[in-house]
RNA sequence: CUGUAGCUCAAUGGUAGAGCGCUUGUCUUACAAACAAGAUGUUGUCGGUUCGAGUCCGACCGG
Numbered sequence: 001c002u003g004u005a006g007c008u009c010a011a012u013g014g015u016a017g018a019g020c021g022c023u024u025g026u027c028u029u030a031c032a033a034a035c036a037a038g039a040u041g042u043u044g045u046c047g048g049u050u051c052g053a054g055u056c057c058g059a060c061c062g063g
Stems, first nucleotide, its partner, number of pairs: 001063003006020004014051001022038005044060005
């Protein structure tokens, strides 16, 4: 310094999202592509502050 979905990354203290991937369907002899729909998650752990924490503070753990 960093830790958020399977991967890569977003998210002014106010309902956690995108791309890729995944699942189902349409299409195809079949696959791919395309189109339609759908599921993603203990935001590293434990505390603190706050009406409210992914976000601020402390300790710890991993890199």
Annotation:
Predicted 3D model of a 63-nucleotide RNA (transfer RNA) from uncultured Roseofilum sp. Rfam family: tRNA. It is annotated as a transfer RNA. Taxonomically the source falls in Roseofilum (Bacteria, Bacillati, Cyanophyceae, Desertifilales). The coordinates come from a structure-prediction model, not an experiment, and the mean pLDDT is 82.